About this RNA
The RNA shown here (transfer RNA) has 72 nucleotides and comes from an Actinomycetota bacterium. Its mean pLDDT, the model's own confidence on a scale to 100, is 85. RNAcentral records the identical sequence in 2 taxa.

[in-house]
RNA sequence: GCCGGAGUAGCUCAGGGGCAGAGCAGCCGCCUCGUAAGCGGCAGGUCAGGAGUUCAAAUCUCCUCUCCGGCU
Numbered sequence: 001g002c003c004g005g006a007g008u009a010g011c012u013c014a015g016g017g018g019c020a021g022a023g024c025a026g027c028c029g030c031c032u033c034g035u036a037a038g039c040g041g042c043a044g045g046u047c048a049g050g051a052g053u054u055c056a057a058a059u060c061u062c063c064u065c066u067c068c069g070g071c072u
Base pairs, nucleotide, nucleotide: 001071002070003069004068005067006066007065010024011023012022013021018055026042027041028040029039030038048064049063050062051061052060
């Protein structure tokens, strides 16, 4: 230099045009003599950044950044 993959909640990851989700972690409650476990609820997001397409973009296109792999 070229090709491919990944970037979404504190962490691990779903979601691939139409309300942003799960598990764990956090907070509150139930349960318990108490703790853990279990159960219920709550909160937490510029979807890496920018532009474009579209009635509508996390999702499609282009550019940039970061990480991983391959080729030379």